This is a predicted structure of a 72-nucleotide RNA (transfer RNA) from a Candidatus Pacearchaeota archaeon. Its Rfam family is "tRNA". The family's RNA type in Rfam is transfer RNA. The sequence is in RNAcentral, with records from ENA. The coordinates come from a structure-prediction model, not an experiment, and the mean pLDDT is 83.
RNA sequence: GCCUCCGUAGUUCAGCGGUGGAAUGCGUCCUUGGUAAGGACGAGGUCCCGGGUUCGAUUCCCGGCGGAGGCU
Numbered sequence: 001g002c003c004u005c006c007g008u009a010g011u012u013c014a015g016c017g018g019u020g021g022a023a024u025g026c027g028u029c030c031u032u033g034g035u036a037a038g039g040a041c042g043a044g045g046u047c048c049c050g051g052g053u054u055c056g057a058u059u060c061c062c063g064g065c066g067g068a069g070g071c072u
Stems, first nucleotide, its partner, number of pairs: 001071007010024004018055001026042005048064005
């Protein structure tokens, strides 16, 4: 230098173009004599950035940035 894949909650990851989710972690409460385990509820997101397409983009297209792998 070129090619491929990836970037979404604190973390690990899902997500058919139409209100962004799970697990785990965190907070409050229930349960217990008290913990742990279990249960209920809740908070937490400029979906990496900028453009384009579209009535509408986390999703499709282009570029940039970052990460992983491969080729030279």